[in-house]
This is a predicted structure of a 71-nucleotide RNA (transfer RNA) from a Patescibacteria group bacterium.
Its mean pLDDT, the model's own confidence on a scale to 100, is 84.
It matches the Rfam family "tRNA". By type it is a transfer RNA.
RNAcentral holds the sequence, with entries from ENA.

RNA sequence: CGGGCUGUAGUACAAUGGUAGUAUACGCCCUUCGGGUGGGUGAGACCCGAGUUCGAUUCUCGGCAGCCCGA
Numbered sequence: 001c002g003g004g005c006u007g008u009a010g011u012a013c014a015a016u017g018g019u020a021g022u023a024u025a026c027g028c029c030c031u032u033c034g035g036g037u038g039g040g041u042g043a044g045a046c047c048c049g050a051g052u053u054c055g056a057u058u059c060u061c062g063g064c065a066g067c068c069c070g071a
Stems, first nucleotide, its partner, number of pairs: 001070007010024004018054001026042005047063005
């Protein structure tokens, strides 16, 4: 310098253009003499900008970051 892939709760990952979920972690409650385990419940996220669309996490373009390949 060129090409490819990825970017979503604290962490690891899902999600056909139509209410953004799961596990774990965290707060509260129940269970226990207490802790652990178990159960219930709650808060918490779409990398940034523009475009297409009635509607974008999703499609397109640009940027940023990470990984891989080539030179």